[in-house]
Context: one part of a larger RNA
RNA sequence: UGACGGGGACCCGCACAAGCGGUGGAGCAUGUGGAUUAAUUCGAAGAUACGCGAAGAACCUUACCAAGGCAUGACAUACCGACGACCGGCGUAGAGAUACGCCUUCUCUUCGGAGCGUCGGCUACAGGUGGUGCAUGGUUGUCGUCAGCUCGUGUCGUGAGAUGUUGGGUUAAGUCCCGCAACGAGCGCAACCCUUAUUUUCAGUAGCCAGCACGUAGAGGUGGGUACACUGGAGAGACUGCCGUUGAUAAAACGGAGGAAGGUGGGGACGAGGUCAAAUCAUCAUGCCCCUUAAGUCUUGGGCAUCACACGUGCUACAAUGGGCGCAACAGAGUGAAGCGAAACGGUGACGUAGAGCAAAUCACAAAAAAGCGUCCUCAGUUCGGAUUGUAGUCUGCAACCCGACUACAUGAAGUCGGAAUCGCUAGUAAUCGCGAAUCAGCAUGUCGCGGUGAAUACGUUCCCGGGUC
Numbered sequence: 001u002g003a004c005g006g007g008g009a010c011c012c013g014c015a016c017a018a019g020c021g022g023u024g025g026a027g028c029a030u031g032u033g034g035a036u037u038a039a040u041u042c043g044a045a046g047a048u049a050c051g052c053g054a055a056g057a058a059c060c061u062u063a064c065c066a067a068g069g070c071a072u073g074a075c076a077u078a079c080c081g082a083c084g085a086c087c088g089g090c091g092u093a094g095a096g097a098u099a100c101g102c103c104u105u106c107u108c109u110u111c112g113g114a115g116c117g118u119c120g121g122c123u124a125c126a127g128g129u130g131g132u133g134c135a136u137g138g139u140u141g142u143c144g145u146c147a148g149c150u151c152g153u154g155u156c157g158u159g160a161g162a163u164g165u166u167g168g169g170u171u172a173a174g175u176c177c178c179g180c181a182a183c184g185a186g187c188g189c190a191a192c193c194c195u196u197a198u199u200u201u202c203a204g205u206a207g208c209c210a211g212c213a214c215g216u217a218g219a220g221g222u223g224g225g226u227a228c229a230c231u232g233g234a235g236a237g238a239c240u241g242c243c244g245u246u247g248a249u250a251a252a253a254c255g256g257a258g259g260a261a262g263g264u265g266g267g268g269a270c271g272a273g274g275u276c277a278a279a280u281c282a283u284c285a286u287g288c289c290c291c292u293u294a295a296g297u298c299u300u301g302g303g304c305a306u307c308a309c310a311c312g313u314g315c316u317a318c319a320a321u322g323g324g325c326g327c328a329a330c331a332g333a334g335u336g337a338a339g340c341g342a343a344a345c346g347g348u349g350a351c352g353u354a355g356a357g358c359a360a361a362u363c364a365c366a367a368a369a370a371a372g373c374g375u376c377c378u379c380a381g382u383u384c385g386g387a388u389u390g391u392a393g394u395c396u397g398c399a400a401c402c403c404g405a406c407u408a409c410a411u412g413a414a415g416u417c418g419g420a421a422u423c424g425c426u427a428g429u430a431a432u433c434g435c436g437a438a439u440c441a442g443c444a445u446g447u448c449g450c451g452g453u454g455a456a457u458a459c460g461u462u463c464c465c466g467g468g469u470c
Stems, first nucleotide, its partner, number of pairs: 008470006015461002019425005026316008034307002042053002064302007073125001077124002079121006088103006106115003127291002130289003136285002138280003141276001143274001148187006154163003167178003193268004198236007207226003212223003239262001242256005318418001322377006334365003339358002344353003384415001389410007431453007
C1' cells in the first nucleotide's frame, strides 16, 4: 500500500422480508457424469461447465471405429515431357472409392508458338480437427452497468508512499454543492444513438372509408376521397422549467400545478483500470514441438443415438377456476421463387390432385387462450393423464433397419401437487395463451423474437448472500 476479520459506522442489490409461480416426487425430451463399446470423436467443470460450442449427427456433416484403397497426394505454386482435350454418355467388375474398354472431343495464331486442360516424371513441397490456451494474437465469460480506476504539476514524508479521491450534505452515480495544500485533467457515470408513449406538418398507394354515388347473398368490390386509422420523412415536447415547504442563501429532497408523459418516463445498445496463468491452438491466425507409404487423404458400412445407475435444464400432467364436442371472434412481428401456396375436388386424417394470386402495406403462410350459446362428463385413477406397445398409413429424401417427423385405429403405464433443500420474478412484470424466424431436403418440449389475457406483495434492513465508502 493492499487483502482479510464470527471488528465498528454508513449505504445498495429480488440479498432477506412480504407475495405469486416453480424445481426437488411421476412419465418423457435434452445435456452431463459413470458404465459399456471396435468406436461410443473433441472441447466446456463452483458461482462464471451440464437444451453449453451444436442456428438443427439417417448418408454427408464427422473430427471416432472396422474394412477396402492412394502415394507430389483431396488442395497450392514452381520445373520438364507427352497428348488434345476436359467435361459428358454407355458397358463390364466391384460395397463403393476405383479399374478397364467404347463413343464424343479444345481455343487463338504472324504457323514460330501461346493459352487452357489432362496424363506422366522429378523433387522442392503440400497436408495434419496431431500437442502445448502455462509460448501467443484475436474473441469471450465473470466480479459488474458495480462506481470506481488513474495522471500532470504542486505540497508533505529520509523512504515505501500520502495528498488530490478524505470531511459535511446529496445522488442511481467520484452525481452535484460546500469546505479543505491542493489546482487541474483523463478513462469510467451521465448525455449524444435506436426503440416505445403524445402531438404538429408534409406525403397518400399496395393502406384507410367519414361524407357522396354505384353495387352485392355477403364484401372498400367500383367511381371517388385522403377526413380518420396507418405508414415514414421533418419538427415540437420534459428542463426539477413553474409554485409551496424543508435545507446552509447551496446541491438537493418532499408535496402540488399544468401535461400524453415527471424527476434517469419505459426498454435496448453501450461494460473503466483490473481479477480468475478463467475459456478457446477444434472458427480463424500463429511461435515451438511432433507425423510424412501416415497422426495425410478417398470410399463403403458402423458409431457420435449404447444403458443397472447419478445430476442439471425443460416439456406434459396429476384435474371441475376443469376436460371433450359443435357453432363462432380479435394480434403483432416476420417469412416466401429450386419458394409461400388460396378457393375447389378426393381422403376419417397426416396428406394428395390440380392450381388463382404473390419478388409482396396488393397474394399466401395464418392464431390460441378468452368471452358467448348448446351439449356430455360429476369427483372416479375417471370422457383426468397421456407414456408404452401393436397394426395400417402419409411426407421428406439415392436411402428412414440401426436412427426422422407426422396421421388413423387399437392399447391406456406412472402420476391424486411432490422430503431435506432450492430457483425466478417489483408491472404490462410474474403467471398463462398461441404466432413467427434462424438453422433446415426432412427433423424443436431448445434458442431468438412477437403479440393476446393479465395479478399479488414490498412493514422494513435485525438476519442470510454479494457489493461500495470510511

Predicted 3D model of a 470-nucleotide part of an RNA (small-subunit ribosomal RNA, 3' major domain) from an uncultured bacterium. The coordinates come from a structure-prediction model, not an experiment, and the mean pLDDT is 85.